Context: one part of a larger RNA
RNA sequence: CUGUGGUUAAGGAACUCGGCAAAAUUGAUCCGUAACUUCGGGAUAAGGAUCGCCUCUUUCGGUUGCAGGACUCGCUCCUGCUGCUAUUAGAGGCCACAGCAAAGAGGUCCAAACGACUGUUUACCAAAAACACAGGUCUGUGCAAAUUCGUAAGAUGACGUAUACAGACUGACGCCUGCUCGAUGCCGGAAGGUUAAAGUAAGUGGUUAGUUUCUUCGGAAACGAAGCUCCGAACUGAAGCCCCGGUGAAUGGCGGCCGUAACUAUGACGGUCCUAAGGUAGCGAAGUUCCUUGUCGGGUAAGUUCCGACGUGCAUGAAUGGCGUAACGAUUUGGACACUGUCUCAACCACAGACUCG
Repeated sequence: CUGUGGUUAAGGAACUCGGCAAAAUUGAUCCGUAACUUCGGGAUAAGGAUCGCCUCUUUCGGUUGCAGGACUCGCUCCUGCUGCUAUUAGAGGCCACAGCAAAGAGGUCCAAACGACUGUUUACCAAAAACACAGGUCUGUGCAAAUUCGUAAGAUGACGUAUACAGACUGACGCCUGCUCGAUGCCGGAAGGUUAAAGUAAGUGGUUAGUUUCUUCGGAAACGAAGCUCCGAACUGAAGCCCCGGUGAAUGGCGGCCGUAACUAUGACGGUCCUAAGGUAGCGAAGUUCCUUGUCGGGUAAGUUCCGACGUGCAUGAAUGGCGUAACGAUUUGGACACUGUCUCAACCACAGACUCG
């Protein structure tokens, strides 16, 4: 010097991102116990008192023995006394600095955020506000069900049957869940437009038995029936798309400018443009607020954090749920008491190393 323990004057968080770490609390009995609350809780709330040993009295048990009584005469029942033993309460006394004498064993409270809760998770840097959850809603599915796996057979769902099963979102409970169907999706509709394969098929072309013309007699050119064949207009032709409706706890979206009241300010009110409709109830500098340490109030001697308000919401908002909420949380934030070597500011001790010598 390092590590692990222990103790510490006075102060007591001044340390620090932050009380991290440490200290403190801790048992039993008795007393006492708030707001709030879903009436269950909160609660071991908080906050107090007592605790050893000896003697006596008392209380409730267990158990041995003895005596008496009763009758349905038994390994019976009842009563009393006695011994041992454990317990309750009280009175008196004794000792120590100290009596749950060692060890083991909740620190507590206030306020806020998030998530209702118990639970689950990144095996090896994240345990959480993330996931799940009971509850809510929508959608599909009538059974050879939908869904899922498989080319299929087959299986699953399920030896279940809509109070069931599958998918999606939300997430206890309380109060609620506004407007918009123009876009996208889904559902329904079938009049019209468009539209595939296919069907049918007018017709064009190819080939050539033959005919005609020319000929250097070898052939060449033109036309060309039937058959075969390539292509093929028009016509018929479904779903889909266009089209017409519905649907938001479907994907989503939810305005601007100008003026106006007898101080000023503000604008209930009016005008105008655009839109499918212009954000309702709530909440709000928020886990969302850039400007921003917004402004006011509280707490502090002093507070970029915190709490309560305000609303000018850069860019809140209603099952991508909104706002509350008792209980719960190794969650997060702020404050207080207790407590302390975290600190002012360091010191000493023990052990194990490092180091030196052997």
Predicted 3D model of a 358-nucleotide part of an RNA (large-subunit ribosomal RNA, domain IV) from a Planctomycetota bacterium. Its Rfam family is "Bacterial large subunit ribosomal RNA". A reference for the family is Yusupov et al. (2001), "Crystal structure of the ribosome at 5.5 A resolution", Science. The RNAcentral record of the full RNA draws on ENA. Model confidence (mean pLDDT): 86 of 100.